[in-house]
Context: one part of a larger RNA
């Protein structure tokens, strides 16, 4: 509680939708509800504050004036509002057209790892800093060949793209969402933003069911060491995967909330549009990236993707520590989550 701030100092909610409130584009008209003005009335006296006057002066007294404000009344009509008519630049829909790992479902492929059988083959293999556990003559490590499984998708591949975010990568089909360029048919402010809600949301993590190659928390064993409840080694089980249901977190980062409107240039790059050329040049949009003019900025750095120059709406901070803790309340199956103090103390 006002101000001032919110990349890094405390502090943008994880994201989107969105109700209610905030706010809101161009001309006319017409109400007078904010919004100004006059007049009235109310505002008790004293007291304050301004002028005068009165006790020699003051202090005191004594006139006078003045008060935001509410009511009421007649009036303005520039803004803000109701309301009506109109517009078309915001927004939206139509048509054409081009890109994308956008979302879901179905089916398919090949390399690799693991197992299995079978074939050749023999005494090691396999790790490691060096070992050792382990594995192997009941035939293993190499190797060829068949087979089965599950996951995950080399190269292309990029400072690439696409999605609101969380994220999204063999290849095909099919549903489907959203953005972008042209055009200018149609709708005619229909926007913006969002407390409460409500949805969506890696990882890990829960509950039932299923599948389990591969890695791999627990755990075992060997090392290592003064110890080694690690770091390295060989196992390994949950979980890694599917369904469905829950959970609701982050360094959920751009540590930078959306919307709009203005304000110098260059280079890359990815994707339409237009013109002029035979490599390529102008131009005009939407994206990504990189560097600087002004401004901004404590610096670092930010710089038409602002961290500039406004203006709207949301959330947030307001010394460290205690503590994202204790209580309570809510939700959750449970872990645990949201919202959240105080003593005390620097």
């Nucleotide at each position: 509680u006002u101000g001032g701030g919110u990349u890094u100092a405390a502090a943008g909610g994880g994201a989107g939708c969105g109700c209610a409130g905030g706010c809101g584009g161009a001309g006319g008209g017409u109400c007078a509800a904010g919004u100004c003005a006059g007049c009235c009335g109310u505002a008790a006296a004293a007291u304050c504050g301004u002028c005068c006057u009165g006790c020699u002066c003051a202090a005191c007294a004594g006139g006078a004036u003045c008060c935001c404000g509410c009511g009421g009344u007649u009036g303005a009509a520039a803004c803000u509002g109701g309301u009506c008519c109109c517009c078309u630049u915001g927004g939206g829909u139509g048509c054409a057209c081009a890109a994308g790992a956008g979302g879901c479902a179905c089916g398919c492929g090949g390399a690799a790892c693991u197992c299995g059988u079978g074939g050749u083959g023999u005494a090691g293999c396999g790790g490691u800093g060096a070992a050792a556990u382990g594995c192997a003559u009941a035939g293993a490590u190499a190797u060829c060949a068949c087979g089965a499984a599950g996951a995950a998708c080399g190269c292309c591949g990029a400072u690439u793209g696409c999605g609101a975010a969380g994220g999204c990568a063999g290849c095909g089909u099919g549903c489907u969402g959203g953005g972008g360029u042209g055009u200018a048919a149609c709708c005619g402010a229909c926007g913006c933003u969002c407390a409460u809600g409500c949805u969506c949301g890696a990882a890990g993590g829960c509950g039932c069911g299923g599948g389990u190659a591969u890695c791999a928390a627990a755990c075992a064993g060997g090392a290592u060491u003064a110890g080694a409840u690690a770091c390295c080694c060989u196992g390994g089980u949950a979980g890694u995967c599917c369904g469905c249901g829950c959970a609701g977190u982050a360094a959920a980062c751009g540590a930078u909330g959306g919307a709009u409107g203005c304000c110098c240039g260059c280079g890359g790059u990815g994707u339409g549009g237009g013109g002029g050329a035979u490599u390529c040049c102008c131009u005009u949009g939407c994206g990504c990236c990189g560097c600087c003019a002004a401004g901004c900025g404590a610096a670092a750095g930010c710089g038409u993707u602002a961290a500039g120059c406004a203006u709207c709406c949301c959330a947030c901070c307001u010394g460290g520590g205690g503590a994202g803790u204790a209580c309570g309340c809510c939700g959750g199956c449970a872990a645990c989550g949201g919202u959240g103090a105080a003593a005390c103390u620097c």

Model confidence (mean pLDDT): 88 of 100. Small-subunit ribosomal RNA, central domain from an uncultured rumen bacterium, 346 nucleotides, folded computationally.